[in-house]
RNA sequence: CUUGGACAAUAGCAAACUCAGGGUGACCUGAGGACGCACAGCCAGGGGUCUCUACCAUGAGACAGCCCAGCCACCGAA
Numbered sequence: 001c002u003u004g005g006a007c008a009a010u011a012g013c014a015a016a017c018u019c020a021g022g023g024u025g026a027c028c029u030g031a032g033g034a035c036g037c038a039c040a041g042c043c044a045g046g047g048g049u050c051u052c053u054a055c056c057a058u059g060a061g062a063c064a065g066c067c068c069a070g071c072c073a074c075c076g077a078a
Base pairs, nucleotide, nucleotide: 005075012037013036017032018031019030020029021028022027035065041071042070045068046067047066048063049062050061051060052059
């Protein structure tokens, strides 16, 4: 330095649900709350799922805690 990830350690994030707000909607933001997470950090490039207008598409959106890819990264046992 790389890989790996512990009956290590220091930290971190936050599902469902509730309240308030935004949106046609999927869903998002804030607060509470913890199911869990070794990347549950970033990212919409490729798949996939979902939503809307429609039935025309080579349409517009959403989801990163669905998978792959890319970027960054704490600690140091086998």
Predicted 3D model of a 78-nucleotide RNA (c-di-GMP-I riboswitch aptamer) from a Desulfuromonadales bacterium.
Rfam family: c-di-GMP-I riboswitch aptamer. Rfam links the family to the GO term cyclic-di-GMP binding.
The coordinates come from a structure-prediction model, not an experiment, and the mean pLDDT is 82.
It was read from a public genome assembly, where an Rfam model found it.